[in-house]
This is a predicted structure of a 397-nucleotide RNA (Bacterial RNase P class A) from Aurantiacibacter gangjinensis. Of the family's consensus pairs, 95% are formed in the model. It matches the Rfam family "Bacterial RNase P class A". About the family: Ribonuclease P (RNase P) is a ubiquitous endoribonuclease, found in archaea, bacteria and eukarya as well as chloroplasts and mitochondria.

RNA sequence: CCGGGGAGCCGGGCAGCCGCGUGCCUUUGGUGCGAGGAAAGUCCGGGCUCCACGAGACGAGGGUGGCGGGUAACGCCCGCCGUGGGAAACCACAGGGAAAGUGCCACAGAGAGAAGACCGCCGAUGAUCCUUUCAGGAUACAGGCAAGGGUGAAAGGGUGCGGCAAGAGCGCACCGGGGUUCUGGCAACAGCGCCCGUCAUGGCAAACCCCACCCGGAGCAAGACCGCAUAGGGGUCUCGCGCCAUUAGCUGGCAGGAGCGUUUCGCUCCGAGAGACUCGGGUUGGUUGCUGGAGCGCGUGGAGCAAUCCACCGCCUAGAUGAAUGGCUGCCCCCGCAGCGCUGGUCGAGAGAUACCGGUUGCGGGACAGAACCCGGCUUACAGGCUCCCCGGCACG
Numbered sequence: 001c002c003g004g005g006g007a008g009c010c011g012g013g014c015a016g017c018c019g020c021g022u023g024c025c026u027u028u029g030g031u032g033c034g035a036g037g038a039a040a041g042u043c044c045g046g047g048c049u050c051c052a053c054g055a056g057a058c059g060a061g062g063g064u065g066g067c068g069g070g071u072a073a074c075g076c077c078c079g080c081c082g083u084g085g086g087a088a089a090c091c092a093c094a095g096g097g098a099a100a101g102u103g104c105c106a107c108a109g110a111g112a113g114a115a116g117a118c119c120g121c122c123g124a125u126g127a128u129c130c131u132u133u134c135a136g137g138a139u140a141c142a143g144g145c146a147a148g149g150g151u152g153a154a155a156g157g158g159u160g161c162g163g164c165a166a167g168a169g170c171g172c173a174c175c176g177g178g179g180u181u182c183u184g185g186c187a188a189c190a191g192c193g194c195c196c197g198u199c200a201u202g203g204c205a206a207a208c209c210c211c212a213c214c215c216g217g218a219g220c221a222a223g224a225c226c227g228c229a230u231a232g233g234g235g236u237c238u239c240g241c242g243c244c245a246u247u248a249g250c251u252g253g254c255a256g257g258a259g260c261g262u263u264u265c266g267c268u269c270c271g272a273g274a275g276a277c278u279c280g281g282g283u284u285g286g287u288u289g290c291u292g293g294a295g296c297g298c299g300u301g302g303a304g305c306a307a308u309c310c311a312c313c314g315c316c317u318a319g320a321u322g323a324a325u326g327g328c329u330g331c332c333c334c335c336g337c338a339g340c341g342c343u344g345g346u347c348g349a350g351a352g353a354u355a356c357c358g359g360u361u362g363c364g365g366g367a368c369a370g371a372a373c374c375c376g377g378c379u380u381a382c383a384g385g386c387u388c389c390c391c392g393g394c395a396c397g
Base pairs, nucleotide, nucleotide: 001393002392003391004390005389006388007387008386009385010384012332013331014330015329016328017327018326020034021033022032023031024030025029036368040379041378043377044376045375046374047373048219049218050217051216061215062214063213064212065211066080067079068078069077070076081095082093083092084091085090096210097209101208102207103204104203105202118149119148120145121144122143125142126141127139128138129137130136131135157175158174159173160172161171162170176199177196178195179194180193182191183190184189223288224287225286226285233279234278235277236276237275238274239273242254243253244252245251256270257269258268259267260266261265295315296314297313299312300311301310302309303308333366334365335364336363337362338361339360340359342358344357345356346353347352
């Protein structure tokens, strides 16, 4: 320098002017603070709140799944193991059980699981025939064969030698596989030895299922509180009911009010509730919950490989509720495009050229996104840029 792998970080900066939310103050104003790494998806785990409840057990349903550690907890993180991929750095894994049982394995294929003769090989043995002379040949009929071909994601270990009529763990060697003693390790597991060829069981459990462990439900629109106004319901108490008829009801009479008419009169209608206290709701609104917390710090020291934990020190860092966190200008930064040969580089003998590096001018652009009770994670989105470590190659020292 090129190619690759891993980890972490930034997410425009400064100034002026105008503006928005909120806290405080000495309130025409001043001053402090004011989005994110994901505030997102709302997927997992908690805090908090209300509801239910028999400490617990069993069942249903859901989830998790190598081992050890971390944590408030987790399906998260760290370390390790195993398997697979890569030349390596490193990466991926929903990674318990397939001899408990059930089920599935499309298409293709003869056969898909206690398998299978489609092509093929053989035909020793038996059968038939021939030649012949007691052996050989033919047929491929009985039958034998899982070695080869072919199908498939997958065909009941692999390679080689022997063996055989042809074959086959049929025999043997090695590799692989299974079991087991011992050793190492907290463990997952690893190593050595021994045994096993009826080597013992194809795959799928993100199919049912089995095993172990975990889980009560709903969520800040949780929940708590408040006053005023308006309409209205229940209860208690007090006062009252135009007059008379035993009377607060009916009816009648008298008196009162309103309306209409054909107006000294007639007709129709109206006339018992109010106040205080209290109970429980509805609509709308306000306050609270609300942000100082499992808080933040590339501060220091210590333990640990690490995740993380402990001690000390320092810091305060949004709290809105139709919902603030913005706009304009200038300078700088980064990227793209175009122009200018520009006392640079480069090329050229030079005049000169300008693909490239640099310079300069102009124009354009600067992502994803945006708190809504809080916290720990995961996942997803993201212009551009920075740092560190590792692997491989080339060159030079």